RNA sequence: AAAUUGACGUCGGGAGAACCACUAAAUUUGGUGCCGAAGGAGCAACCGCCUCGGAAACUCUCAGGCCAACGGACCGAUGUUGAUAC
Repeated sequence: AAAUUGACGUCGGGAGAACCACUAAAUUUGGUGCCGAAGGAGCAACCGCCUCGGAAACUCUCAGGCCAACGGACCGAUGUUGAUAC
């Protein structure tokens, strides 16, 4: 000087799914239904250093969610810090 990559911070983008009853009204309460992209669990292609370990946006829906806001996997930019190799 430049590259790959882990963690964290900041900024931008970021999906799905709701009706009924009650009520002055409601996002509350009750009933029924629904969604997957926090987290969690299951199956598994596959990967590795293969008696072992890792492993999806698939499956489940425990948790969470179903106006907006917040949150939000993931994507991009950027900063700090660590690692690797040149």
Notes
The RNA shown here (Glycine riboswitch aptamer) has 86 nucleotides and comes from Octadecabacter sp. Taxonomically the source falls in Octadecabacter (Bacteria, Pseudomonadati, Pseudomonadota, Alphaproteobacteria). The model forms 85% of the base pairs in the Rfam consensus. It was read from a public genome assembly, where an Rfam model found it.